A computed fold for a 65-nucleotide RNA from Spirochaetia bacterium UBA5763, annotated as Fluoride riboswitch aptamer (crcB RNA motif). Model confidence (mean pLDDT): 75 of 100. It was read from a public genome assembly, where an Rfam model found it. Rfam family: Fluoride riboswitch aptamer (crcB RNA motif). Gene Ontology terms of the family: positive regulation of gene expression and response to fluoride.
Parts: sequence; structure tokens; C1' cells
RNA sequence: AAUCUCUUCGGGGAUGGAGUUCCCCAUUAUAACCGCUUCAGAAAGCUGAUGACUCCUGCAUUGCA
Repeated sequence: AAUCUCUUCGGGGAUGGAGUUCCCCAUUAUAACCGCUUCAGAAAGCUGAUGACUCCUGCAUUGCA
């Protein structure tokens, strides 16, 4: 330096990443989670990059240079 084996390092909160914090689920089957309104259904319409706060990125609107 390379290869193999074993062990450890949990997951989720409707669109990206990071920090802090809160909540939820979890060890067998399984779970937390997978937005809202109308509608029997089909279908139609609507909000938001956060669970919450802050920052970055992307998108949208307005104004200025």
C1' cells in the first nucleotide's frame, strides 16, 4: 500500500444543503413519514425549498444600478 472478514457509526417530520433545537418511530411481523380544499369516484383548484429558527443554493415577484 492492497485485499478479505468482523464490529461500530439508527431512521422520520409533502421539493436541495448545513448548524441549532423540538417531536415521532424502531429492532419478529412491522413503524414513524408520504400537503390541503371540493368530489361517490374521476377530476379540478391551492400553499410551502424549514417540524421551528438561522444561513447557503435554486425558483418566483417588485424596485434600483